[in-house]
């Protein structure tokens, strides 16, 4: 050099046919216990690697780039 994949919350991942951004561990708070662990209710934290494009509307579809995993050479 070429061909794939895979990039969403601190961490592991979901997101289907283009329309609400989620889940579970972690975190902060309450309550329940004499504590601590545990349950339970409840917050809070994301501009979906990045920059264009198309769409009334994009994580999602199309190009570019970056990374990192794999295949061939």
């Nucleotide at each position: 050099g070429g061909g794939g994949a895979u990039a969403u919350a601190g961490c592991u991942c979901a997101g289907u046919u283009g329309g609400g951004a989620g889940a579970g561990c972690g975190c902060c708070u309450g309550a329940a216990u004499g504590g601590c662990a545990u349950u339970c209710a409840g917050g809070a934290g994301g501009c979906c690697a990045u920059g264009g494009g198309u769409u009334c509307a994009a994580g999602u579809c199309c190009c570019a780039c970056u990374a990192u995993c794999u295949c061939c050479a």